[in-house]
RNA sequence: GCGACUAUGGCUCAGUGGUAGAGCGUUGCAUUGGUAAUGCAGAGGUCGCGGGUUCAAUUCCCGCUAGUCGCU
Numbered sequence: 001g002c003g004a005c006u007a008u009g010g011c012u013c014a015g016u017g018g019u020a021g022a023g024c025g026u027u028g029c030a031u032u033g034g035u036a037a038u039g040c041a042g043a044g045g046u047c048g049c050g051g052g053u054u055c056a057a058u059u060c061c062c063g064c065u066a067g068u069c070g071c072u
Base pairs, nucleotide, nucleotide: 001071002070003069004068005067006066007065010024011023012022013021018055026042027041028040029039030038048064049063050062051061052060
């Protein structure tokens, strides 16, 4: 220098055009003599950044940034 892949709550990951979900974690409550475990409820994400297409974009297209892998 060229190519491919990845970027979504604190962490690990789904979702693939129609106002974003799970597990773990976290907060409260119940339960216990008290913890743990269990059950119930809640909070928490402008979907890496900037443009474009579309009635509508996490999703499609372009560029940039960061990371991983490969080639020279």

Description: Predicted 3D model of a 72-nucleotide RNA (transfer RNA) from a Nanobdellota archaeon. The sequence is in RNAcentral, with records from ENA. Its Rfam family is "tRNA". Its mean pLDDT, the model's own confidence on a scale to 100, is 83.